[in-house]
RNA sequence: CUCCGAUAACGGCAAACCUGGAGCAAUCCAGGGACGCAAAGCCACGGGUCCUUGCACAAGGAUAGCCGGGUUACCGAA
Numbered sequence: 001c002u003c004c005g006a007u008a009a010c011g012g013c014a015a016a017c018c019u020g021g022a023g024c025a026a027u028c029c030a031g032g033g034a035c036g037c038a039a040a041g042c043c044a045c046g047g048g049u050c051c052u053u054g055c056a057c058a059a060g061g062a063u064a065g066c067c068g069g070g071u072u073a074c075c076g077a078a
Stems, first nucleotide, its partner, number of pairs: 004076002012037002017032006035065001041071003045068003048063006
């Protein structure tokens, strides 16, 4: 340094739900709250799923805590 992830250490993030707000919607933001997470940090590149428009083809949007991939990173047992 790379791989890897422990009854280690310092910490971190925050599901559902509630309140307020944005949006046609999916969903997102803030506060509360913790189901969980070793990348549950970031990226919409591929696939999936969801929403909107559309006769269909398709187009636009969302989801990174659906999967794959890319990229950055704390610690250091086996």
Predicted 3D model of a 78-nucleotide RNA (c-di-GMP-I riboswitch aptamer) from a Pseudomonadota bacterium. Its mean pLDDT, the model's own confidence on a scale to 100, is 89. It matches the Rfam family "c-di-GMP-I riboswitch aptamer". Its family is annotated with cyclic-di-GMP binding in the Gene Ontology. About the family: GEMM was predicted in a large-scale screen for bacterial structured RNA regulatory elements. Taxonomically the source falls in Pseudomonadota (Bacteria, Pseudomonadati).